[in-house]
RNA sequence: GCUUUAUCCAGAGUAGCCGAGGGUUCAGGCCCAACGACGCUACAGCAACCUGGCUGACCGCCAAGGUGCUACUUCCUGCCCGGCAAGUCCGGGGAAGAUAAAGG
Repeated sequence: GCUUUAUCCAGAGUAGCCGAGGGUUCAGGCCCAACGACGCUACAGCAACCUGGCUGACCGCCAAGGUGCUACUUCCUGCCCGGCAAGUCCGGGGAAGAUAAAGG
C1' cells in the first nucleotide's frame, strides 16, 4: 500500500523547542496563526476500536493494558434523490477520508 467490517453532531491541554504557514488531495468557502499556528518532545487527559472486569447474556457500567485521539460536525460544500415554483436553504443517501480490528 490492499480487502472486509464498524464508528465518526459527544469527549479531552499545559509546558519546552521550532519559526510560517496550517485545517486528508484538488477546488470554492470558512476558520486557526509572530498574543507563535502546524510540527517535535515531555507530562497530562479523553474513551472510538481491541483488551480486562461487572452481567446468565445483551444493553449498559468500570478500568486505561494495545493502537488512537485531545480547534471549528470528518470545519462546510462539490455527486445523487427529495422538500419545491425557486434558492447560496432544509433533509436523506453516496463518494472520499480518518481510526480500529481481522485477513491475505